Notes:
A computed fold for a 114-nucleotide RNA from a soil metagenome, annotated as c-di-AMP riboswitch aptamer (ydaO/yuaA leader). RNAcentral holds the sequence, with entries from MGnify. The coordinates come from a structure-prediction model, not an experiment, and the mean pLDDT is 80. The model forms 96% of the base pairs in the Rfam consensus.

């Protein structure tokens, strides 16, 4: 000065909080499900792009995601991970808890918009 991301930005202060922005989770009536599911060496459910097919794999193919304003077009390149809840959660007003880290250095064309 930028990228991926909710991960910033202010006040205050002896440690540390407070507050504002941005996110995520539980949590009704209506509506949806529903006769079945589950003993725990893991059913079930979340955060997240990071799912799904086919293959012993090795890797392929569809989907999705990122790339210095932003949107459409073209065209390259690259990700398609991790973790968490612990028997439990469907949507969901009031409400109620919570996070604000970690990693990194710039694709290119053309028109139009702001």
């Nucleotide at each position: 000065c930028g990228c991926c991301u909710a991960a910033u930005c202010u006040c205050u202060u002896u440690a540390a909080g407070a507050g504002a922005g941005c996110g995520g989770a539980g949590g009704a009536c209506c509506c949806g499900a529903u006769c079945c599911a589950u003993u725990a060496u893991g059913g079930g459910g979340g955060c997240g792009a990071g799912u799904c097919c086919g293959g012993u794999a090795a890797c392929g193919g569809a989907g999705g995601g990122g790339u210095a304003c932003u949107u459409c077009g073209c065209u390259a390149c690259c990700c398609u991970a991790g973790c968490c809840c612990g028997a439990c959660a469907g949507c969901u007003a009031a409400c109620u808890c919570c996070g604000c880290a970690g990693g990194c250095g710039c694709g290119g064309c053309a028109g139009g918009a702001a």